[in-house]
Formats: sequence, C1' cells, structure tokens
RNA sequence: AUCGUUCUCUGGGGCAGGGUGUGAUUCCCGACCGGUGGUAGUAGCGAAGAGCUUAGCCCACGAGCCGUUGCGACGGCAGGAUCCGGUGCGAUUCCGGAGCCGACAGUAUAGUCUGGACGGAAAGAGACGUC
Repeated sequence: AUCGUUCUCUGGGGCAGGGUGUGAUUCCCGACCGGUGGUAGUAGCGAAGAGCUUAGCCCACGAGCCGUUGCGACGGCAGGAUCCGGUGCGAUUCCGGAGCCGACAGUAUAGUCUGGACGGAAAGAGACGUC
C1' cells in the first nucleotide's frame, strides 16, 4: 500500500427572556441549532513549498412520510433553503453584510417539547485476514 459475504466500537444539536390566552417551549416579539462524504490557492494552525482544519442553503448520501413492489429497488415529497459587496487568475466554501430552510405522529398550529428511538442509516475509527 491492495482487497474483504469477517468482527468490534463510534455515529445530531437547539426557544434564554417577554406578550396574548382557561390552555401555547406549538401563536406573536425575541432566542437558539446545523448529520455524513466530496470540493477549498485565499482564512486558521504550522519554520514550511509539506501537512491538518474549515459549506445547514454547491455536488452527492442518510434518517422520516406516501405510492409501486415478493424482496431488492424505483418514483414522489419539504425530495428543504443564498444573495450582495470585498480580496484574488480562480470562492454560492474565506472576510463583511443582509436573508432563507428544516420529516412523521401527539398536543392550542412545534426545526427546538413528547413519541416511534436504550432503534436505524449515511459514514468514521480500529481489529483480523489477504496481496
């Protein structure tokens, strides 16, 4: 360094404070959160040309719901949502600013509460075997 009908482990965060109301973490003001892989010259770490880290809204994947289906899988949904300025050869990733998005069931209408779920997945790490 290659591969694997193998094994083990890991594998999601968040309504402070206030208003109305019989009742709302569900409405209103406001607050808060961001799975996995890819991409990344600039920003950060670094002595460095090495290397490492960095995207909710760019590409792909995953959990959820509905339909088809013997299974596998396929189709659909919310298959969600970004622009402007700056730097630069090069950025929807950096810097500044302003926005936007978030399954199903329950309940006073929920991204944040409760539940399916002490579940499962994308995937990551290691062990073992193999070349």
The RNA shown here (FMN riboswitch aptamer (RFN element)) has 131 nucleotides and comes from a Caldisericota bacterium. The model forms 100% of the base pairs in the Rfam consensus. The coordinates come from a structure-prediction model, not an experiment, and the mean pLDDT is 76.